RNA sequence: GACUUAUCAAGAAAGGUGGAGGGACUGGCCCUGUGAAACCUUGGCAACCGGCUAACUUCAGCAUGGUGCUAAUUCCAGCCCUUAAGGGGAAAGAUGAGUG
Numbered sequence: 001g002a003c004u005u006a007u008c009a010a011g012a013a014a015g016g017u018g019g020a021g022g023g024a025c026u027g028g029c030c031c032u033g034u035g036a037a038a039c040c041u042u043g044g045c046a047a048c049c050g051g052c053u054a055a056c057u058u059c060a061g062c063a064u065g066g067u068g069c070u071a072a073u074u075c076c077a078g079c080c081c082u083u084a085a086g087g088g089g090a091a092a093g094a095u096g097a098g099u100g
Base pairs, nucleotide, nucleotide: 002099003098004097005096006095007094008093013042014041015040016039017038021031022030023029025078026077027076028075043070044069045068048066049065051062052061053060074092079089080088081087082086
């Protein structure tokens, strides 16, 4: 990287290095020298997988392991439906688990 599947309206920051970008893509709109990306440390959130406990047929709890996440709904829209506003669905993307 491909395929399958679940979730995506909630939640959670400080310090160090670093110096100009970042928010996937396009358009918008934002964030950023009151310090971007990236890396490191420590914390936190969450509960997908594993573990443990209870329950006993797939449900609850814990948070020691593996991930993940820690501005804005996946920041909003992009395609379709809806006269429009608003709303619904899809696609794309992200993350987990599984497969070859």
A computed fold for a 100-nucleotide RNA from Apibacter adventoris, annotated as SAM riboswitch aptamer (S box leader). The RNAcentral record of the sequence draws on Rfam. Lineage of the source: Bacteria > Flavobacteriia > Flavobacteriales > Weeksellaceae > Apibacter. The prediction has a mean pLDDT of 84.